Source information
A computed fold for an 84-nucleotide RNA from a Symbiobacteriaceae bacterium, annotated as transfer RNA.

[in-house]
RNA sequence: GCCGGAGUGAUGGAAUUGGCAGACGUGCCUGACUCAAAAUCAGGUGUCCUUGCGGACGUGCCGGUUCGAGUCCGGCCUCCGGCA
Numbered sequence: 001g002c003c004g005g006a007g008u009g010a011u012g013g014a015a016u017u018g019g020c021a022g023a024c025g026u027g028c029c030u031g032a033c034u035c036a037a038a039a040u041c042a043g044g045u046g047u048c049c050u051u052g053c054g055g056a057c058g059u060g061c062c063g064g065u066u067c068g069a070g071u072c073c074g075g076c077c078u079c080c081g082g083c084a
Base pairs, nucleotide, nucleotide: 001083002082003081004080005079006078007077010026011025012024019067027045028044029043030042031041032040046057047056048055049054060076061075062074063073064072
C1' cells in the first nucleotide's frame, strides 16, 4: 500500500428485511430477609437542561439518502485478520 471483519450504557452482548435503541447477563445503588453478613428476592441504573411537569441529545467521528438509519451510501479514526 491493497483486501476483509469489527466499533452500541460501567462491562459482556442483543436489536441486519430500514420501523419502540440497549433485550438478557455481570457490576453498581436502594429495599426485603438476617444478630450481622453471604446467598436469594424486588425495584432502579446513558448524557444535558428544568424546582417540577417535561424537553433535547445519544450506537467510534463527519456528511449523505429516507417520512424514518445502530442497520443503507461516501470520507476519516481505532482495533483484529489476510496479501504484498
Rfam family: tRNA. Rfam links the family to the GO term triplet codon-amino acid adaptor activity.